Annotation: Model confidence (mean pLDDT): 80 of 100. Predicted 3D model of RNase P RNA and transfer RNA as a complex of 506 nucleotides. Rfam match: Bacterial RNase P class A. The family's RNA type in Rfam is ribozyme.
This record gives sequence, structure tokens and C1' cells, in this order.
RNA sequence: GGAGCUGGCCAGACAGUCGCCGCCCCGCACCUAUCACUGCGGACUCGCCAGUCGUGCGAUCUUUCCCCAAGGAUCACGGCGUGGACACCGGGGCGCAGUGAUAGGUGCGGGGGGGAGGAAAGUCCGGGCUCCACAGGGCAGAGUGCCAGGUAACCCCUGGGCGGCGUAAGCCGACGGAAAGUGCAGCAGAGAGCAGACCGCCUACGUCUCCUUCGGGAGGCCGGUAAGGGUGAAAGGGUGCGGUAAGAGCGCACCGCGCGCCUGGCAACAGAGCGUGGCAAGGUAAACCCCACUCGGAGCAAGACCAAAUAGGAACCCCAUGGCGUGGCCCGCGUCGGGUUCGGGUAGGUUGCUUGAGGGUCCUGGUGACAUGGCCCCUAGAGGAAUGACUGUCCACGACAGAACCCGGCUUACCGGCCGGCUCCCCUU
RNA sequence: GGGCCACUAGCUCAGGCGGUUAGAGCGCGGUCCUGAUAAGACCGAGGUCUGUGGUUCGAGUCCACAGUGGCCCACCA
Repeated sequence: GGAGCUGGCCAGACAGUCGCCGCCCCGCACCUAUCACUGCGGACUCGCCAGUCGUGCGAUCUUUCCCCAAGGAUCACGGCGUGGACACCGGGGCGCAGUGAUAGGUGCGGGGGGGAGGAAAGUCCGGGCUCCACAGGGCAGAGUGCCAGGUAACCCCUGGGCGGCGUAAGCCGACGGAAAGUGCAGCAGAGAGCAGACCGCCUACGUCUCCUUCGGGAGGCCGGUAAGGGUGAAAGGGUGCGGUAAGAGCGCACCGCGCGCCUGGCAACAGAGCGUGGCAAGGUAAACCCCACUCGGAGCAAGACCAAAUAGGAACCCCAUGGCGUGGCCCGCGUCGGGUUCGGGUAGGUUGCUUGAGGGUCCUGGUGACAUGGCCCCUAGAGGAAUGACUGUCCACGACAGAACCCGGCUUACCGGCCGGCUCCCCUU
Repeated sequence: GGGCCACUAGCUCAGGCGGUUAGAGCGCGGUCCUGAUAAGACCGAGGUCUGUGGUUCGAGUCCACAGUGGCCCACCA
């Protein structure tokens, strides 16, 4: 210098103007609650107090000079009343109005500070949270699947083993069991699952025919043979020597393989260690299945509170060896009605709602994932749903893409840039 | 936001537990029939089974991940 592998970080920058959504502070206006003061009110209450209210207009008196009418007083009747009425006054309490203070809310104005992601996505896994038994037993079902560890948990991560790819750094792997059982393998091929004789090879044994130079030779039948060819994705260890009629783990040597022991390792597993078996036990479990382990169901439209409104309804079905309580079934526990469809009403507010398995940094333990501890920080919370628009300058000219209860992962999409570690090749010293 | 389902010819659907070359109806094209059309008869074309990867000798079918389309949901009595 070139090619490549890998870990982490960033996601146009700066300035100005105008907006949007939460939070905090100040001012003004309004509303609500509480307290204090002032005023007013009466079907409240206590004290004082002995009559008071209604009806009648018969009798008497009276108001005016007289009469009538109307009113008043006495009277009569009735209600209430010394168990305290009616009314004035005084005290208490209640209600209303006004003023002031405090607290809260709403609106407007001003100021301060904050405002999407590495994937917010797919909803593919795992948890928290909430409701149903603080989720219990069994069956069914689903998932996971080399070993050890990490974690709240995992189909995740870390380290290791084995297999594959790569010169290497490194990357990838649904990686238990086919010697428990059942199933499947089209076409081709002789034979495809306790294998098989199409071509080829062989006639040693048995037998038949022909030829013969009588040594034998050729052919057929019955056969033998898995070395070679051919079919197929797949044809029941490999190489060599011996052996044989030809062959064959038939025998032997080496290699491979299985099993047992030993050694190393927590284990998966490994071993140019020892023994043993002639080789049996082909493939498929992302076919059923077996083994081990895990899993109750639903989801913030969960759940809780307030307010408003109505036809508080109709039809059908189930209902006590039962129905329902959100599991597919049984048990158990709780409860006594429930389900479906149609019709009717409201579609408003508060909460759950963001301080959390949170982040940064340092020390310690660990190969590492991670864990313990100290210090520091607070970083969106909407509800038609905010994070934008415009202008200017600069550059490498800006990709994929927008939170909706919250986290840990995986997968998918993606213009590029920066930093660290490592491998191979070439050149120079 | 959450839960669930389906993608096969132009359209609507079969294809049950993987096996040769994936079928049916309607539609489309051609020929016959008719004076001409429709109906009818005969023949034919048309599919990378949504995509990618994997398991398997072999995938429309089994598995995984994507893509597209669709359905359902609140409260009161």
C1' cells in the first nucleotide's frame, strides 16, 4: 500500500423567526372550597313575656253634625297557650349577598427548561404489570433439544465441544434418540429393506448332448459368485496379500467403525492407550413416535373510579349427576343463573402513565456473558394523537424510518461517517 | 394498540398423511353448426402454486423469515 474479518459509537451541523405537546414560575380575569368581618332574611332554637290568632256582625259603644256603608273596641264561638303560645328585644345557629385571606381549578398573557429510534417496525420469543384461586392435580396440546454458565425469563447471550466453509483472522449450524415400535422411498433398475443374479465371471460337484488327436474341448440343465459393468439420491466398510473353479471378512495385516475399560475434562467430548467384536446396527423424527425439560388463560380496548343516557326490552337455547367464573376435557375451588342474536343508550372525564430488571462513571470478582458495591443524573407521555415549517451559511449533500403500558432479545429495512482490535498478500528498511 | 386468518390460471375454488406431467367451473382463442348471432359440439392456449431460505432423493403440501390482503375488539342495562 492492497484485500478482508470483527467490536463499539454517530445518524447533517449552526444561527434566526413563527408554531405544536407536557412540566415549572409570575401577573390578570373567572369558578369552587375553607376561614374571618359586615349586612340582610325566616315555617330554627334559648331567655324575657300572658294572652294571641281566626270567624261572626246578632247586641252595645265608637270614628263623622245626622243616616247608610266600611273600619275599630267590647262580646260570642273556635284554634294555640304557664308542659310557655303570639309579638318586640337580646343571645346562639342556619341560609343568602358583599369584602379580604388561603388552597385548588380553568382561560389569557409573559418568562424558563424539556420533547422519538437503532430499529420506535414485524408481533417472532421471553418477562413485569392487571383481572380471573396468590393458578392447585391429571389428560390432551404446544414449545425447546450437544455441554456448562449468565439472567427476572427466554426460541436470547457468553464460554467450550463436535461438524461444515475459508490460506487465515473469523463465520455458519432445528446439533437428543433410527441397536423400543409403526410408517415412507415415485420413476429407473435383476434387486429398495430378515436384499438382489440383468450383463459379466466360474464349471470344482451332479447330470444331458455333440466333437475328439482319448489328454480333453464346446454347449445346455441344476447351480456357484456381490470382485467388475449397468440403474438409482441411496445397492450392506476401504487397500493389499493369501485363498478359490470363480469369488467373498472366507483368513490375515493396516486403516475405518461399534462396545467395554483406562487417562484428561464439572460435562459435552477427546486420546498414535488397552481389550474385544469380522462389521451386525443404510436413509428419513422440519413423518408418527420415544426420552428429558418448560408452559394456566387473557390482555392497558387489561383493570379501577366518577358522570351521563334508555324500551331496565324481545326471540331462541342450556340449567342441579347442572350453568357460570375468558383454558380443550376431567377433578378441585368460588358462585347461583348463563349464552347467542336482534333492538335501545353513551361514546365524556380521572387513573393505570412512566423512577425503571433505568442510565453514566469508578473499584472489585469472573476468560466472558454478567454480578456486588460507591458516587452522579432524571432523559417524551399524547388521545385525531405533539417533536414541524420558513430563511440564511457550511459540508462528506443527508438512508431506513415516527413512541402509544413498560422492559430483555431475535428478525427485517437502511445513504454513509468515525474510533479500536485482528488476519493474509505485496513493497521498502 | 392488541388478537386472528388467507394467499394455487384473468375470476371463483379443489388438491386429506410429500411421489412422475397440479385439476374443475366461468372466462379467452380457433374450427364446425346458422343466412347471421346466441345456445350447442370439438379442439387449444393460459400456472415459476405470494417471495426467499431450509429439511428431504424429491416440497403446492413440512419448517423458518419476509410481503400483500382481510376479519374482530369499548362501556351501560